């Protein structure tokens, strides 16, 4: 000097005018105060709040799965293993396939209790031949080679065989059970013994731990025009009494007075922005980044030097012009998307001393 990993901040400043919502004052003319995000987004996840349901418990049914700490809880952080990268460093939907059942495209003979297509070796039989050998063919043996495939039922090497073969030894790999040392643990480093050896998938059923009612601010709540609805009084009728006072009894219809539930509506839940189809914005000046022009003056490379030319850094001028987006019940996370500037930390390459 170049190329990168990771975190972390900011995400235009100020003024002036004109506007907008919500309070609060007002002499009604106006004036004061304050008014979006790091994700306000996506509506994923967990919390609160509110109604409903509901004895406890299982079952079904969903979800979450390595470990240890924090957290009401999503989740976060440190860590183990596995994948990538030279590395800083990133990803992981990371429990069981020795409990059972499934399933493993195409290709290939065979895809799980392995398999015989070439090949390889024997036996028999023809073919020729004096006979071996070769060549057809019939039956067996056989997984060392050869071809298929994401995978072919452990590697390599001696022995062994008619040809093989964990068939038998030796090393390795790996699996399984004990032990020994570290670590809170996942795990990890070593060492014995065992059978010679166990494919993959659980984002297929399943199994094993743990965890889980449901709808959601259009939740709920308070008040209640109307209309319809129920209850009393009296009026009025009938009936009982010789008549009056009374009393009992209906109630269509007009009338007075209660009364519950609830429409339309208003308030509330609701906030030091708030809401109701939803205010929070707009121009001008200076400025600060960030492009670009076009001028000056320098510096390095190329050249014997200058000049042209390629690069780089400064100073004027003029233009352009600032990302992703916009609260709606509240708050934790998590997923997305961001021009530009700017700060810490580390890694890797080249150069100089």
């Nucleotide at each position: 000097g170049g190329a990168g990993u990771c975190g972390a901040c900011u995400g235009g400043a100020u003024g002036a005018c004109c506007g907008c919502g919500a309070c609060c004052c007002u002499u009604c003319g106006g004036g004061g105060u304050u008014g979006a995000g790091g994700a306000a987004a996506g509506u994923c996840g967990g919390g609160g709040c509110u109604c409903c349901a509901u004895a406890g418990g299982a079952c079904a049914g969903g979800g979450u799965g390595c470990u240890g700490g924090c957290u009401u809880g999503c989740g976060c952080c440190a860590g183990u293993c596995g994948a990538g990268g030279u590395g800083a460093c990133u990803c992981g939907c990371a429990g069981g396939a020795a409990a059972g059942u499934g399933c493993c495209a195409c290709a290939g003979a065979a895809a799980a209790u392995a398999a015989a297509c070439c090949g390889c070796c024997g036996u028999c039989g023809g073919u020729u031949u004096c006979g071996c050998c070769a060549c057809c063919g019939u039956c067996g043996g056989u997984a060392a080679g050869g071809g298929u495939g994401a995978a072919a039922c452990g590697g390599u090497g001696c022995g062994g065989u008619a040809a093989g073969a964990g068939c038998g030894c030796a090393c390795c790999a790996g699996c399984a059970u004990c032990c020994c040392g570290g670590g809170u643990g996942a795990c990890c480093g070593g060492g014995a013994u065992g059978g010679c050896u166990a494919g993959g998938c659980a984002a297929a059923c399943c199994c094993c731990a743990c965890c889980c009612g449901g709808a959601g601010c259009a939740a709920g709540g308070u008040c209640a025009c109307g209309c319809a609805g129920g209850g009393a009084g009296a009026g009025a009728g009938c009936g009982g009494u010789c008549c009056g006072c009374u009393c009992g009894u209906u109630g269509a219809c007009a009338c007075u007075c209660c009364c519950g539930g609830g429409u339309c509506g208003a308030c509330u839940g609701c906030a030091u922005a708030g809401a109701u189809g939803g205010a929070u914005g707009g121009u001008c000046a200076u400025c600060c980044a960030c492009g670009g022009u076009c001028c000056c003056a320098c510096c390095u490379g190329c050249u014997u030097c200058c000049a042209c030319c390629a690069g780089g850094a400064g100073g004027g001028a003029c233009c352009c012009g600032g990302a992703c987006a916009g609260a709606a019940c509240c708050c934790c996370g998590c997923u997305u998307a961001c021009a530009g500037g700017c700060c810490g930390a580390c890694u890797c390459c080249c150069c100089g001393c």